[in-house]
Notes:
The part of an RNA shown here (small-subunit ribosomal RNA, 3' major domain) has 461 nucleotides and comes from a metagenome. The prediction has a mean pLDDT of 82.
Context: one part of a larger RNA
RNA sequence: UGACGGGGACCCGCACAAGCGGUGGAGCAUGUGGUUCAAUUCGACGAUAAGCGAGAAACCUUACCAAGGCUUGACAUGGCGCUGCAUGUCCGAGAAAUCGGGCAGCCUUCGAGGGUGCGCCACAGGUGUUGCAUGGUUGUCGUCAGCUCGUGUCGUGAGAUGUACCGUUAAGUCGGGUAACGAGCGCAACCCCUAUCCUGCGUUACAUUAUUCGCGGGGAACUGCCCUCGUACAGAGGGAGGAAGGCGGGGACGACGUCAAAUCAGCAUGGCCCUUACGCCUUGGGCUACACACGUGCUACAAUGGCCGGUACAAAGGGUUGCUAAGCCGCAAGGCGGAGCCGAUCCCACCAAAACCGGUCCCAGUUCAGAUCGGGGUCUGCAACCUGACCCCGUGAAGUCGGAAUCGCUAGUAACCGCGUAUCAGCACGUCGCGGUGAAUACGUUCUCGGGUCUUGUACA
Numbered sequence: 001u002g003a004c005g006g007g008g009a010c011c012c013g014c015a016c017a018a019g020c021g022g023u024g025g026a027g028c029a030u031g032u033g034g035u036u037c038a039a040u041u042c043g044a045c046g047a048u049a050a051g052c053g054a055g056a057a058a059c060c061u062u063a064c065c066a067a068g069g070c071u072u073g074a075c076a077u078g079g080c081g082c083u084g085c086a087u088g089u090c091c092g093a094g095a096a097a098u099c100g101g102g103c104a105g106c107c108u109u110c111g112a113g114g115g116u117g118c119g120c121c122a123c124a125g126g127u128g129u130u131g132c133a134u135g136g137u138u139g140u141c142g143u144c145a146g147c148u149c150g151u152g153u154c155g156u157g158a159g160a161u162g163u164a165c166c167g168u169u170a171a172g173u174c175g176g177g178u179a180a181c182g183a184g185c186g187c188a189a190c191c192c193c194u195a196u197c198c199u200g201c202g203u204u205a206c207a208u209u210a211u212u213c214g215c216g217g218g219g220a221a222c223u224g225c226c227c228u229c230g231u232a233c234a235g236a237g238g239g240a241g242g243a244a245g246g247c248g249g250g251g252a253c254g255a256c257g258u259c260a261a262a263u264c265a266g267c268a269u270g271g272c273c274c275u276u277a278c279g280c281c282u283u284g285g286g287c288u289a290c291a292c293a294c295g296u297g298c299u300a301c302a303a304u305g306g307c308c309g310g311u312a313c314a315a316a317g318g319g320u321u322g323c324u325a326a327g328c329c330g331c332a333a334g335g336c337g338g339a340g341c342c343g344a345u346c347c348c349a350c351c352a353a354a355a356c357c358g359g360u361c362c363c364a365g366u367u368c369a370g371a372u373c374g375g376g377g378u379c380u381g382c383a384a385c386c387u388g389a390c391c392c393c394g395u396g397a398a399g400u401c402g403g404a405a406u407c408g409c410u411a412g413u414a415a416c417c418g419c420g421u422a423u424c425a426g427c428a429c430g431u432c433g434c435g436g437u438g439a440a441u442a443c444g445u446u447c448u449c450g451g452g453u454c455u456u457g458u459a460c461a
Stems, first nucleotide, its partner, number of pairs: 001461002003458003007455007015445002019409005026299008034290002042053002064285007073123001077122006087104007106114002125274002128272003134268002136263003139259001141257001146185006152161003165176003191251004196219007222245001225239005301402001305361006317348003322341002327336003368399001373394007415437006
């Protein structure tokens, strides 16, 4: 100087407390461990792994396994030699890759040049290894308020000071004070969205207009005004006006560094290793196994509920190998059909669902719940056996609110409700977004966890 303390003082954070809803019990989905397996490819492991890489494993993907094949190779560059070769189609073998045979089949200033194939040689190739050799990127402490430098001063020196103190702040924010005076990286602001007003333009929408709205530009908020407190300051509390206050709400943005944190499998890359194989192609299988254990979710256990009928109100997105209307068929999934739309115009989608109105059920393992299983179908796709999603009929399991323990959330938040998107042929209870309905509680900082400043002890570095 740090680090640490079951030392002290002060301060903060959904950290506790006060509340609301969950997880832990059930079934299922999904990830992981374990076990099994020819293989169940690999990575990630407290917080900071486990609906994570993966924003889509039937083939492909795919890295794993079995079998069948190839060896200048699936891909790149160069050299030498040879060459009517690639490619298409038909036949045969085969699971395919591939192999054998027939036919068609290049340009040329004709130097044999280009292109192609074959042989040979340099080489290719490796998701093989090392993240403890690395770049780049990322998580975390932590959006925490810190981390440093120049000159000066003090100290023999390590170093200190500045950055301590008082007040204040979300903040090393600002003020006062001060052997310090300044400065840098951080904080804040500048950027984007949103709330209000004005204004320019307006395809489209609406019955023309108005206007909602869309795309631009600008104003507005600064403790500016008043009162009180405070030190005359920084500021704090209250009020007026205002759409909005005292950082208006949200996002992007993450200092010096920590964890030899993560990633050689996104990419790049040093070293090492394999080179008729640790490379490459193909078919099939596996990544979907299942006594079990854990994480994250979905659906429930019902009456502020289930079912039936009626009736409203969104936002944000996507659409031409696409979205697909009207009409018709089917109980339905869906099929036929083809209008319109490269989209404020048409479609997904008269888009919503919870909500509201009426009816029914009468507390029961039920008109709750829907797992599982049987049968029949639809769609995508070369192909749904391993292993897709959906529909209909039947079947109706566990489950009556969950032990110890544990998680999220302070406002348009939690909770509940649906809608959309990426990926994608098909497949969503996950992800990322969007709106609808819309709470309760915070006395307080003793305690738990994490963090900051000062101080103290130390046999630790």
RNAcentral holds the full RNA, with entries from SILVA. It matches the Rfam family "Bacterial small subunit ribosomal RNA". Rfam links the family to the GO terms structural constituent of ribosome and ribosome.